[in-house]
RNA sequence: GAUGAACGCUGGCGGUAUGCCUGAGAUAUGCAAGUCGAGCGGUCCGCAAGGACAGCGGCAGACGGCUGAGUAAUACACAGAAAUCUCCCCCUAAGUAGAGGAUAGCGUUUCGAAAGGAACGGUAAUACUCUAUAGUCCCUACCGUAAGGCAAGGGUAAAGCCGCAAGGCGCUAAGGGAUGAGUCUGUGGCCUAUCAGGUAGUUGGUGGGGUAAUAGCCUACCAAGCCUAUGACGGGUAGCUGGUCUCAUGAGGAUGACCAGCCAGAGGGGGACUGAGACACGGCCCCCACUCCUACGGGAGGCAGCAAUCAGGAAUAGUCGGCAAUGGGCGAAAGCCUGACCGCGCGAUACCGCGUGUAGGAUGAAGGUCCAAAAGAUCGUAAACUACUGUGGCAGGGGAAGAACAAAUGACGGUACCCUGCUAGAAAGGAGCCGCUAACUGCGUGCCAGAAGCGUCGGUAAUACGUGGGCUUCAAGCGUUAUCCGGUCUAAUUGGGCGUAAAGUGUCGUGUAGGUGGUUUGAUAAGUUGCUUUUUAAAUCUGCAGGCUCAACCUGUAAACUGGAAGCAAUACUGUCUGACUAGAAUAUUCUUUAGGGUGAACGGAACUGAGGGAGGAGUAGUGAAAUGCGUUGAUACCCUCGGGAACACUCGUGGCGAAGGCGGUUCACUGGAAGAGUAUUGACACUGAGACACGAAAGCUAGGGGAGCGAAGCAGAUUAGAGACCUGCGUAGUCCUAGCCGUAAACGCAUGCCUGCUAGCUGCAUGGUUUUUCCGCAAGGACAUUCCGUGUGGCGAAGCUAACGCGUUAAGCAGGCCGCCUGGGAAGUACGACCGCAAGGUUAAAACUCAAAGGAAUUGGCGGGGAGGCACACAACCAGAGGAACAUGUUGCUUAAUUCGAUACAAACCGAAGAACCUCACCAGGGUUUGACAUGUAAGCGUUCUAUGCCUAAGAAACUAGGCAAAUCCGCAAGGAGGCUUACAACGGUGCUGCAUGGCUGUCGUCAGUUCGUUCCGUGAGGAGUGCUCUUAAGUGAGACAACGAACGCAACCCUUAUCGUGUGUUACAAGUGUCACACGAGACUGCCCCUGUUUUUACAUGGGAGGAAGGAGAGGCAGACGUCAAGUCAGCAUGGUCCUUAUGCCCUGGGCUGCAAACAUGUUACAAUGGGUAGUACAAAGAGCUGCGAGCAGGUAACUGCAAGCCAAUCUACAAAACUACUCUCAGUUGGGAUUGGGGUCUGCAACUCGACCCCAUGAACGCGGAUUUGGUAGUAAUCGUGGGUCAGCUAUACCACGGUGAAUACGUUCUUGCCUCUUGCACACACCGCCCGUCAAACAAACAAAGUUCGUAUUAUUUGAAUCCUGAGGUAUUUAGGAGAGGAUAGUGCGAGCGAUGAGUGUU
Repeated sequence: GAUGAACGCUGGCGGUAUGCCUGAGAUAUGCAAGUCGAGCGGUCCGCAAGGACAGCGGCAGACGGCUGAGUAAUACACAGAAAUCUCCCCCUAAGUAGAGGAUAGCGUUUCGAAAGGAACGGUAAUACUCUAUAGUCCCUACCGUAAGGCAAGGGUAAAGCCGCAAGGCGCUAAGGGAUGAGUCUGUGGCCUAUCAGGUAGUUGGUGGGGUAAUAGCCUACCAAGCCUAUGACGGGUAGCUGGUCUCAUGAGGAUGACCAGCCAGAGGGGGACUGAGACACGGCCCCCACUCCUACGGGAGGCAGCAAUCAGGAAUAGUCGGCAAUGGGCGAAAGCCUGACCGCGCGAUACCGCGUGUAGGAUGAAGGUCCAAAAGAUCGUAAACUACUGUGGCAGGGGAAGAACAAAUGACGGUACCCUGCUAGAAAGGAGCCGCUAACUGCGUGCCAGAAGCGUCGGUAAUACGUGGGCUUCAAGCGUUAUCCGGUCUAAUUGGGCGUAAAGUGUCGUGUAGGUGGUUUGAUAAGUUGCUUUUUAAAUCUGCAGGCUCAACCUGUAAACUGGAAGCAAUACUGUCUGACUAGAAUAUUCUUUAGGGUGAACGGAACUGAGGGAGGAGUAGUGAAAUGCGUUGAUACCCUCGGGAACACUCGUGGCGAAGGCGGUUCACUGGAAGAGUAUUGACACUGAGACACGAAAGCUAGGGGAGCGAAGCAGAUUAGAGACCUGCGUAGUCCUAGCCGUAAACGCAUGCCUGCUAGCUGCAUGGUUUUUCCGCAAGGACAUUCCGUGUGGCGAAGCUAACGCGUUAAGCAGGCCGCCUGGGAAGUACGACCGCAAGGUUAAAACUCAAAGGAAUUGGCGGGGAGGCACACAACCAGAGGAACAUGUUGCUUAAUUCGAUACAAACCGAAGAACCUCACCAGGGUUUGACAUGUAAGCGUUCUAUGCCUAAGAAACUAGGCAAAUCCGCAAGGAGGCUUACAACGGUGCUGCAUGGCUGUCGUCAGUUCGUUCCGUGAGGAGUGCUCUUAAGUGAGACAACGAACGCAACCCUUAUCGUGUGUUACAAGUGUCACACGAGACUGCCCCUGUUUUUACAUGGGAGGAAGGAGAGGCAGACGUCAAGUCAGCAUGGUCCUUAUGCCCUGGGCUGCAAACAUGUUACAAUGGGUAGUACAAAGAGCUGCGAGCAGGUAACUGCAAGCCAAUCUACAAAACUACUCUCAGUUGGGAUUGGGGUCUGCAACUCGACCCCAUGAACGCGGAUUUGGUAGUAAUCGUGGGUCAGCUAUACCACGGUGAAUACGUUCUUGCCUCUUGCACACACCGCCCGUCAAACAAACAAAGUUCGUAUUAUUUGAAUCCUGAGGUAUUUAGGAGAGGAUAGUGCGAGCGAUGAGUGUU
């Protein structure tokens, strides 16, 4: 785009078309084929004229109408042909004479329920019969090869009617025409080879028969033919065509409704009769099935005609009008008949046309929607309202054409159309709005409900679901479904492919059919080309005109119908015939070369193994390590002798040969091929090759041998979670030979059919020849080098090709010829069938069902129990620990009224929390409150109109409630302003939820060295280069080279602290000078200098050494965290969208809880002691803090602390630093180690130490004796160890955190391993990226197909038998009858094919 459509929603008018696609199922009722009295005798009506009627007779019922079951050819289409018939019609030239016997109707009788008959009597004809006559008709004879001739013999006709008449209508025979029909031939158009052979009247001939006519159409005999891979035969499906739809008005593909041509059919099957024509839709006979009537004896029927009914179905209309027109039948005619036809009706079924108003109209109304704070936006000039028009509607009036043919005659129809009046009145919906695809927002829902053509959408902000608004598009329709074509070059003729995506057969080795084919002469004219004629029905399509108001529609005309046939012509190419040629091909021959080519036989040595002998004496063998095994009955190892079987080291080579499989010791015999250089011959003999034939690794099979080694199966030993494996020890078949099967492989060139020609090269190897040298040799010849020509086999590459990878004279390039194969993945190379095979199995080869992908090449990442290089306290080395104990703190879990919440792999767990007794506080219980504890605004009210605030009393746990008292605010120079309470409303408030809606901040990879950009270049592209390579670095740090050149964020540096020095200043340091101290500003270090060495060299860099220097190779430490990753963390720090609560999830209060304790984990502290504990004495810091503060000193107290109190707003005052050192003591113990737990007594802070604080004193004195698997930190002023300070803070749970200094080590061979990271490279079926992907069994549900004992049905056919109508043959003078044959159908027994069901079985798919 289309449709004979259907369904959903909706529906105003008209015109033109169209309407059972399914059950060729069954049908009630009515109608659809009659007519002629001018063929005939009658009967009836009528006064008559005349009319009506059953029957005989004639013509027509073979047309028209319907349907598509069958049919793959007795069909159709196109083009032809000869052996035919043809009523009615036309033309030609003739005839129409004479005679006869019957029979319907009718009458009488009679049978039957009916349908329908029977007997007798009598009657007519254009019914029937006979005779005559006729020819150019028919038959026979004769002549002729035939065409034909000769007219010799024989044969066949007729009907009359009307008219006063003229004449007309008929009839008979013959010829011709027209029309119609029959027959034959060629060509064309479906699927299937899982249908390969079919056929006995079959193919042909002769005789006979038969037909309108040819013919095996039929029959007898003879012959054995005929069809078939160009698809016979069989099966399935199907009416064919003009045309129709689509398409690029193409090639094609699909289709065959309506209209037209042909065919076929009339309930299923068979048969003939009549006739010009039928084997006959509304005729006959018979059988079958079904229906109806019946008096049960017997009869009747055929809508696939028009309507209609039932059924079936998704689905298809009125039991209408008329013969007015067109056409048909009969008739002389009038006329009669006509469900053909013309019309109307029903259906948006399709196409076409028209309408549902037009103009004005802004307050941009109300209302809806969006947004919502308001304003605004949109529906929208839309509406209201004003004016107008009248397609349509209603009413009235007029009113056709269609009628030919003088008159008469119209179903449609008072219709179309015209005029007048009235009326905006009855008249818009459907689908869609994520992309494809024109058109967006709100709400609801929350992977639910649902959507969906594909991609997909939906898990709390859905433009995708549902709905509202808005918008888009088509419009009386719009969507959906179904089907066809297109897009689709996705079956490729036009116009595809096959290395890796599907696809080259294992070899295409030989070769059949077929296809294709070198140069040239002549002929021919089949293909080819041109011209002419004819045909290709009409309609349709197309162009141009015309008619309906336009259009659809209709009419005319032209063109077209791309095709076929005939005739004439041309001859380039192809074909055919013919003659020649040698360039293809082949053959012969000479010389030469070559090889693991094949077959058979013989021989050989090494190794292995067995046997015998010798000698020897404990192991051997095997592995990652072992064990099984062998061995004192003497193994292994060693020597000698003999036997056996298999395979042939080195040479050996991207070297050779072969079609491929494949071929490897040597020799001999036989044999195939290839290459080079020539000569000669044949003369296109060629290429390819469906089927066919042949060969064809290994394994396997059959039979017979053989059997050393190896070795499926098997037995043991190990390994392992297991080990039906890998490893080990044994070991059967097999491996070997002979003969025969099998016929497959990753049968590979890491997937490439054969042949021919053409299109740059460079460089190897093998082999043959050739040119030119040199050398050896008398020569033959050989060797080395070189040039060119072949053949084969490799590597790299131009052009070109390719999706890319890659290929590239050995093509995957450019062309030609022929063959094979492919057409989404799975099911499946499977099932069934067939063929082959002894079997195993092979070859050929589907479908149902299921998915929306499967696949290729390349890219970027990520990953790897891949590779290379490099780094890091990553390992290793060393030191100290953790894990065991007790306690502290955090977490989980449990408990609880609550134990608030968050963090929870590294990167949560002394984390948020730099400090939970109340507060904090978010949790729980109870009490209270509601514009509120807090902010802003509006309105009203109150009050001494300036009421801040403070205090008291009562109940109460407090908040709060009730009441009382006192005082009289702030800003501004001023003017003036602000401010209280109560009520109501906007609104406050929320540590309620969502960190997966967010901002900000943070962690982590990681202080790892990376991440990018511009221009340019490469690539179809994703992308790449730059950023890769080499050297180097802590570093993408630097250098070299380079299709790259530059640049940015990172690195480094700048900054801070610190080590040395200088300068300046100098308080509170210092007794003072002073500068050791403090502060500030500077200097200083850069591989800068020298030497050696290394990287191929230089640069760059590195190692070592030196000078100088306080410091030497980044001096040490900090700060600083690229692009990004983890939907990482945080809505409870803050901010914030959305959402929820609003007498509560807000706010206030008291008490409790966050501290709860069986258990587990994490981080720490203290220890286990003598490098120690205790006591006493004596030294040396740094950095910080301090007025609600630090607090000297004195006094009291055992002490915590208390009282009094100097100094200090700090280089001024405040704090014994400890370890260390020196003495004494303890003496290896659960202790004088350890200091948990518990009892008693106190101090301090604070409204308040019960839950639940710290500290002090006395007493008590637990575990713990260095810690399993495992694991942490640290490379130097580090670890370890020792003390000091600060923040938070009333106090403290701090053993935490952040800082400070004192004392002060050990070790690093090195990068194999562990962890993590960086770069390059490689593989990938991963991309949520290996915590990936993914396979099979098992369990369960569902589905389809397969097999299956059987069973049921259909169809075709064979044999036997039976057999209606009817036909044929014989007998018969004819009729009747009878005999034989054929014959629809039936029965029995089988066979082939197809279909249904089927216990169960096996596999498959989906979940």